[in-house]
Molecule: c-di-GMP-I riboswitch aptamer
Organism: Alkaliphilus metalliredigens
């Protein structure tokens, strides 16, 4: 340097769920919490998904309400591909 990656390793992250606080929402930041993770480090490039504030459209005499589309708004713990790093074995 390549490859494999477990019995979770010396060490590390933290689902769900609780409580505050952000936010229109999905949903995120803290603290509890541990479901599980070998990149569950780090990048929203492409796909996917998930919201629909605000734009659009239908409809209505018109307003509100009402449905439908739409991200510029989330997700990297959906899956690719960038980049960087590990026990320990070959």
């Nucleotide at each position: 340097c390549g490859u494999u990656g477990a019995u979770a390793a010396g060490g590390g992250c933290a689902a769900a769920c609780u409580u505050a606080c952000u936010g229109a929402a999905a949903a995120g930041u803290a603290a509890g919490g541990a479901c599980g993770c070998a990149a569950a480090g780090c990048c929203a490039u492409g796909a996917g998904u998930c919201u629909a504030a605000g734009g659009g459209a239908a409809g209505u005499u018109u307003u509100u309400a009402u449905u439908c589309c739409u991200a510029u708004g989330a997700u990297u713990g959906u899956c690719a591909g960038g980049u960087u790093g590990c026990a320990a074995a070959u």